[in-house]
RNA sequence: CGAGAGGCUGGGACAGUCGCUCCGGUGGGACCUUCGGGUUCAUGCCGGGGAGGAAAGUCCGGGCUCCGCGAGCCAGGGUGGUUGUUAACGGCAACCGACCGUGAGGCCAGGGAAAGUGCAACAGAGAGUAGACCGCCGAAUGGACCGGGUUCGCCCGGUCGAUGGUAAGGGUGAAACGGUGCGGUAAGAGCGCACCAGCGCCCCCGGAGACGGGGGCGGAUCGGCAAACCCCACCCGGAGAAAGGCCAAAUAGGGAGGGACCCGCGGCGCGGCUCGCGUCCAUGUCCUUCCGGGUUGGCCGUUCGAGGCGGGCGGCGACGCUCGUCCCAGAGAAAUGACUGUCGCCAGGUCCCCCAGGACCUGGAACAGAACCCGGCUUACAAGGCCUCUCGCGCC
Numbered sequence: 001c002g003a004g005a006g007g008c009u010g011g012g013a014c015a016g017u018c019g020c021u022c023c024g025g026u027g028g029g030a031c032c033u034u035c036g037g038g039u040u041c042a043u044g045c046c047g048g049g050g051a052g053g054a055a056a057g058u059c060c061g062g063g064c065u066c067c068g069c070g071a072g073c074c075a076g077g078g079u080g081g082u083u084g085u086u087a088a089c090g091g092c093a094a095c096c097g098a099c100c101g102u103g104a105g106g107c108c109a110g111g112g113a114a115a116g117u118g119c120a121a122c123a124g125a126g127a128g129u130a131g132a133c134c135g136c137c138g139a140a141u142g143g144a145c146c147g148g149g150u151u152c153g154c155c156c157g158g159u160c161g162a163u164g165g166u167a168a169g170g171g172u173g174a175a176a177c178g179g180u181g182c183g184g185u186a187a188g189a190g191c192g193c194a195c196c197a198g199c200g201c202c203c204c205c206g207g208a209g210a211c212g213g214g215g216g217c218g219g220a221u222c223g224g225c226a227a228a229c230c231c232c233a234c235c236c237g238g239a240g241a242a243a244g245g246c247c248a249a250a251u252a253g254g255g256a257g258g259g260a261c262c263c264g265c266g267g268c269g270c271g272g273c274u275c276g277c278g279u280c281c282a283u284g285u286c287c288u289u290c291c292g293g294g295u296u297g298g299c300c301g302u303u304c305g306a307g308g309c310g311g312g313c314g315g316c317g318a319c320g321c322u323c324g325u326c327c328c329a330g331a332g333a334a335a336u337g338a339c340u341g342u343c344g345c346c347a348g349g350u351c352c353c354c355c356a357g358g359a360c361c362u363g364g365a366a367c368a369g370a371a372c373c374c375g376g377c378u379u380a381c382a383a384g385g386c387c388u389c390u391c392g393c394g395c396c
Base pairs, nucleotide, nucleotide: 001392002391003390004389005388006387007386008385009384012343013342014341015340016339017338018337020050021049022048023047024046025045026044028041029040030039031038032037052367056378057377059376060375061374062373063372064240065239066238067237069276070275071274072273073272074271076236077235078234079233080232081095082094083093084092085091096110097108099106100105111231112230116229117228118225119224133170134169135166136165137164140163141162143160144159145158146157147156148155149154178196179195180194181193182192183191197221199218200217201216202215203214204213205212206211244300245299246298247297254291255290256289257288258287259286260285261284266280267279268278269277307326308325309324310323311322312321313320314319345364346363347362348361349360350359351358352357
C1' cells in the first nucleotide's frame, strides 16, 4: 500500500416563536358546609417529564391476572455435544468435535441406523443377507480345429469356446460392500501378509467434562438419510390487559327443555385412564341446552422495575457481588408538532493555494413510532467514527 475477518458505536447539535399532552403546586366561578373542608365547571400562572435500537415480527421465555383439586400413567408439545450463566429460555458465554477457508475465522436441527418400519428419480448387472453389462480365465468336466510324435492304445504343444470360475480392470451413477503394496491363483478376490483408515474391546497419560494423545488385541470391514416414522435422555397446565377487579345505574328473580339428588350408586370439579379429595342430598338445590331482555357510564390495573447510569472487586467470558446516584412517556382513537436561523456531517462543482488546507454555490441525510411490563431471537437500516486480528506485495 492492497485484499479480507471479527467486534463496537452512531441514529445530527444549539437557539428562538407558536402549539400539544401527563404529573405536582397555586389561583378563579358555581353549589354544599359542622366553616376544618368537599363537589363541580372551565383552564390562567409556575415548575418538572414526554417514543426506538429496533418501538417492527409475534418466534421463544417469564412477571402479573384469572381459570383449572392433588398424585401417577398415557396422549400431545419442546429441546438434544460438554460445562457454566440466568427469574427463565429453544437465549448467551467458553470449550469439544464434523465440515469449509492459506489464514484471521465461518457454520452446525451435534444422542441412536446391529430395536423395527421406510426412502434414494433416472441410469446401471447390481443400491445393503446386492450383483455380472464390457471384459479376464480356460486349472476342473466335456468338445472343435491346427501342428508334431507315435509302440496306432494314444501322448505333447497351441488356438477357440460350452458347462463353469471371477469381481482385480473398465462402464453406469450423487453414491457400488475400505485404500496402497507384495505374495498367491487358471485368472482373481483380505485368499494371506505389511502398513494405513474405520469398527469393537482393554490399558496408560492429560483434561472438571465433551474429548485428545499413546499402546495392545481382534474380525478381515455389514454404506447414506432420523430437519423420515421411530427409540433414548431431559423439560412442559391454559388463556391473556378487550387479562382481570371495583363503583354507579338499569332491566324481565323472563320463557322453554334435559339430568341428578340418603348408604350404595351417580352428577360436577382434568384431553383420556387409575387412585384419592371436595361438593351436590327432595317440593328445593346443583349441573346443563336454547330463546329473549338490561347495562356500552366512571375508576383501578397504568408504569419503582429480574430498572438506568457510574466506580470497585471476582471471573477467559457470559455474568455475579458490592458502593454510590437517578426516577427518565402513560394515552384512550390515541399527545411529543410546525416554522425560522446558526453550526456540524456527506456528495458534486468553482476559486485560492507548492502541499496541508481555506472560501463560496448546489443538493442530500437511512430503517422507522409506545399502548401491561421485562429478558432474548429474527428482520430493516443512510452518512460518519473507533478497536483488534489475518493474508499478499514492497521498504527499512

A computed fold for a 396-nucleotide RNA from an uncultured bacterium, annotated as Bacterial RNase P class A. The sequence was found by an Rfam model in a public genome assembly. Its Rfam family is "Bacterial RNase P class A". Rfam classes the family as a ribozyme.